The part of an RNA shown here (large-subunit ribosomal RNA, domain I) has 538 nucleotides and comes from a biogas fermenter metagenome. The prediction has a mean pLDDT of 85. The RNAcentral record of the full RNA draws on SILVA.

Context: one part of a larger RNA
RNA sequence: GGCAUGUGGUGGAUGCCUAGGCACCAAGAGGCGAAGAAGGACGCGUAUACCGGCGAAACGUCACGGCGAGCAGGUAAAAUGUAUAGACCCGUGAAUCUCCGAAUGGGGCAACCCGUCAGAGGUAAUGCUCUGACAUACUAUUUUUAAUAGUAGGCAAACGUAGGGAAUUGAAACAUCUAAGUACCUACAGGAGAAGAAAUCGAAGAGAUUCCCUUAGUAGCGGCGAGCGAAAUGGGAAUAGCCCAAACCUGACUAUAUAUAGUUGGGGGUAGUAGGACUACAUAUAUACUUUAUAUCACAAUAGCAGAAGUAAUUGGGAAAUUACACCGUAGAAGGUGAUAGUCCUGUAAGCGAAAUUGUGUAUAUCAGGUAGUAGUAUCCUGAGUAGUGCGGAGCAAGUGGAAUUCUGCAUGAAUCAGCCCAGACCACUGGGUAAGGCUAAAUACUCCUUGGUGACCGAUAGUGAACAAGUACCGUGAGGGAAAGGUGAAAAGAACCCUUAAGAAGGGAGUGAAAUAGAACCUGAACCCACAUGCUU
Numbered sequence: 001g002g003c004a005u006g007u008g009g010u011g012g013a014u015g016c017c018u019a020g021g022c023a024c025c026a027a028g029a030g031g032c033g034a035a036g037a038a039g040g041a042c043g044c045g046u047a048u049a050c051c052g053g054c055g056a057a058a059c060g061u062c063a064c065g066g067c068g069a070g071c072a073g074g075u076a077a078a079a080u081g082u083a084u085a086g087a088c089c090c091g092u093g094a095a096u097c098u099c100c101g102a103a104u105g106g107g108g109c110a111a112c113c114c115g116u117c118a119g120a121g122g123u124a125a126u127g128c129u130c131u132g133a134c135a136u137a138c139u140a141u142u143u144u145u146a147a148u149a150g151u152a153g154g155c156a157a158a159c160g161u162a163g164g165g166a167a168u169u170g171a172a173a174c175a176u177c178u179a180a181g182u183a184c185c186u187a188c189a190g191g192a193g194a195a196g197a198a199a200u201c202g203a204a205g206a207g208a209u210u211c212c213c214u215u216a217g218u219a220g221c222g223g224c225g226a227g228c229g230a231a232a233u234g235g236g237a238a239u240a241g242c243c244c245a246a247a248c249c250u251g252a253c254u255a256u257a258u259a260u261a262g263u264u265g266g267g268g269g270u271a272g273u274a275g276g277a278c279u280a281c282a283u284a285u286a287u288a289c290u291u292u293a294u295a296u297c298a299c300a301a302u303a304g305c306a307g308a309a310g311u312a313a314u315u316g317g318g319a320a321a322u323u324a325c326a327c328c329g330u331a332g333a334a335g336g337u338g339a340u341a342g343u344c345c346u347g348u349a350a351g352c353g354a355a356a357u358u359g360u361g362u363a364u365a366u367c368a369g370g371u372a373g374u375a376g377u378a379u380c381c382u383g384a385g386u387a388g389u390g391c392g393g394a395g396c397a398a399g400u401g402g403a404a405u406u407c408u409g410c411a412u413g414a415a416u417c418a419g420c421c422c423a424g425a426c427c428a429c430u431g432g433g434u435a436a437g438g439c440u441a442a443a444u445a446c447u448c449c450u451u452g453g454u455g456a457c458c459g460a461u462a463g464u465g466a467a468c469a470a471g472u473a474c475c476g477u478g479a480g481g482g483a484a485a486g487g488u489g490a491a492a493a494g495a496a497c498c499c500u501u502a503a504g505a506a507g508g509g510a511g512u513g514a515a516a517u518a519g520a521a522c523c524u525g526a527a528c529c530c531a532c533a534u535g536c537u538u
Stems, first nucleotide, its partner, number of pairs: 001537009015523001016487002020458002022455007029447002031155002039100003042055003046078001050074002052059001061094006070082003105114003115134007136152007159190001160188005170177001174223001200206002210237004220228002241439003244383001248267009272417001274382004278376004288371004293366004297361006304352002310325005326343002328332001334346003388412007419434005474481002494522001497509004
């Protein structure tokens, strides 16, 4: 020096555990904000660094309910208090709520500086202090260089609509094409949004829209390459239909100047077997249907209440284990308790409960509003710079094609119900519809968030980045990047006292404990590596 064995050290794998995550289901909620939000700064405690709570009325105030013995947060100990005259805690409603922040009196390098007016306090007086008001835009009204009132502004996870709109990539290169109207930017809205009651589909007839399955990877489109890719029909989910403009009648006002025109209000009216105005007849109280508001009622949410039944012996540190004999069960879900508990605790099954606030409703009542006929057809009305056309584009599954239908930048430009549009160039016949105004629940999409539940989901290099003072420490000028880190024991019973020592380090005794090789660098404690002892060997 090597090998082997043993005993230790180091180290923190493994096993077991879970305080935290992940995914989904059901229900709720789907917004907050000038009555100052989201998010922060700074403060508030007997002593208070951090977290949480709160706001100069500051670990809290008031009222009303619930609960019933302790309480003064995480957080021990001390001090000092408080509570059956009901504290603490839980719920509902109120009060207070510094400064910054849309930030809004002006400014500003956020949490700071400086004002004006009115009122109040204070001073001999000024300074000073407190309270309130004072931004901008739009709308309405009025007493119109202005005042008053209202609205807006900002934030927020996804979902939605609209306006803009890539490239990587694929085509085995690349340019049309694709990726893709995706990512991203912007505006705006709602709990959903959008769409929506046929100028539809397409040849059977159907009868608003949306979503799912199918049709179908079909018909088609396509450097006919890569690729893109319908619709009707059929089956389901859910169902709901309405209101204006106009003609006509009429009030007011204005202008011309005596009947017209315009503006505005009321009535009327809403359709494609055309309808309406208009004329004639009829009637109407609306019984019916329906919408909204208020009250009552019911139910639910936000605290809670109550809830059956087991003892002994043995082993053990400890009984829930074992043995013996019992009991309950509309409860043998689950968790905890010194090992594995239906009968010890919390619970579970089946039940019960609200002063206050909120929500829901085929509930009841009241008030207010809307909805209806028959016949006639001379006249009038039925959405105009519109439909269509030409050029250029876009969008339709569709790349200009034979390219209809839809939208429109430029240029043009009808008809008026004997009308007009469509049925895939176009024409005829035949059929379907009624554009150029508007509203509309449900079925559909999503989850920052709340409650309850589930898991052939993870179990500390996993699962969120984060089970721990985590978006922390730390890094970066900044945008931004971004960790590591869980486990004594049933209970601190967390080691009084003594000794070694310079020692508040470390250790040895003593003591606690079932165990201290469970001693806080604390469950288990692998490997690598290190030391010591013994054996063999060079």